[in-house]
RNA sequence: GUAACGCGGCCGCCGAAUCCGCGAUCGCGCGGAACCGGGGACCCACAUUUCUCUGGGGUGAAUCGGUGCGCUCCGAAUGAGCGCCCCGUAGGGCACUUCCACGCCCGAACCCGUCAGCUAACCCGGUAGGCGGCAUGGAAGCAAGG
Numbered sequence: 001g002u003a004a005c006g007c008g009g010c011c012g013c014c015g016a017a018u019c020c021g022c023g024a025u026c027g028c029g030c031g032g033a034a035c036c037g038g039g040g041a042c043c044c045a046c047a048u049u050u051c052u053c054u055g056g057g058g059u060g061a062a063u064c065g066g067u068g069c070g071c072u073c074c075g076a077a078u079g080a081g082c083g084c085c086c087c088g089u090a091g092g093g094c095a096c097u098u099c100c101a102c103g104c105c106c107g108a109a110c111c112c113g114u115c116a117g118c119u120a121a122c123c124c125g126g127u128a129g130g131c132g133g134c135a136u137g138g139a140a141g142c143a144a145g146g
Stems, first nucleotide, its partner, number of pairs: 010133005018033006034127006044117001055115001056112004064088003068084006091106004096141006
């Protein structure tokens, strides 16, 4: 001197998950706005929904396949189900917006509890968490500044 790491500030990304007021006084409580989700008529849709095998449904981009291995069902074969590794994939994300090109990622997890199509009025909830630090190029548009 510098890196990793830690703390604070600022600027961003995924996501609905932000802002304001009052009160408390590390945490938090109440209310409002905004954004988001669920339930819920006529009409329409469905009539194949459930019971057996293997109920059904919701949030979310996160669905659907394949090889191999292991387990379970069966006497075996065939087949089915579950789990794991890997390879794909519907779909999704990447510093104003859209399009094109290129590149890099994600393709999970959870909830309701036998019950829910759509759905005006109406009713009920959520406002978490996790990451990053010059951020690719071209065109059009918008915005800001001069």
Source information
A computed fold for a 146-nucleotide RNA from Nonomuraea turkmeniaca, annotated as c-di-AMP riboswitch aptamer (ydaO/yuaA leader). Taxonomically the source falls in Nonomuraea (Bacteria, Bacillati, Actinomycetota, Actinomycetes).